Model confidence (mean pLDDT): 76 of 100. This is a predicted structure of a 92-nucleotide RNA (Bacterial small signal recognition particle RNA) from a Rhodospirillales bacterium. Of the family's consensus pairs, 100% are formed in the model. A source record names the gene ffs. Lineage of the source: Bacteria > Pseudomonadati > Pseudomonadota > Alphaproteobacteria > Rhodospirillales. Its Rfam family is "Bacterial small signal recognition particle RNA". Rfam describes the family as follows. The signal recognition particle (SRP) is a universally conserved ribonucleoprotein involved in the co-translational targeting of proteins to membranes. Rfam classes the family as a non-coding RNA gene. The sequence is in RNAcentral, with records from ENA.

[in-house]
Parts: sequence; C1' cells; structure tokens
RNA sequence: GACUGGCGCCGGACAGGCCUUCUCGCCAACCCGGUCAGAUCCGGAAGGAAGCAGCCGUAACGAGUUUCGGCCUGGGUCGGUGUCCAGGCUCC
Repeated sequence: GACUGGCGCCGGACAGGCCUUCUCGCCAACCCGGUCAGAUCCGGAAGGAAGCAGCCGUAACGAGUUUCGGCCUGGGUCGGUGUCCAGGCUCC
C1' cells in the first nucleotide's frame, strides 16, 4: 500500500410484528344513533310531544384479509464508508 474477514455508521430492496383498509361473525335490558306499529300525554279542533317493542345502522369484541400508506426490529441480504480490530500478501 492494496486485499479479506469482523465491528460501527449511512442508504436500498426483502422478511417479521403492529396500526390503517376490506369481508364475515357478534353486537351494548338501562346509562349509542335513526325510524318508531301499538299504546300514552297536551289541545275544542287542526296538530304537536315524549317514546316501549320491532327494524336499520354503529361503538366495543372475535375471526379472516392486505393493493396502497404509517410505525417498530442488536432479523438476515446488497451497496457505500471508517483516524476501529484481526489475518496473511507485496514493497521500503
């Protein structure tokens, strides 16, 4: 001096985990929403009010899912780099 390996740093793609997305299940008697049969209340009437059951939707929970996006990782892998460590090689 160059080379090889290790280690550190930077970067790329990948892998794994989580969130987001989508689907299904389930889905809160009373303290989620809407619509409110029947019935109830106010009114002389017109009409209005509150609202049970039911129905629809949803929070939460469970299972699956992942094109894209975000986060994490002493995960390997590739490239670059280093006043670091080691190895032998060459030269003086």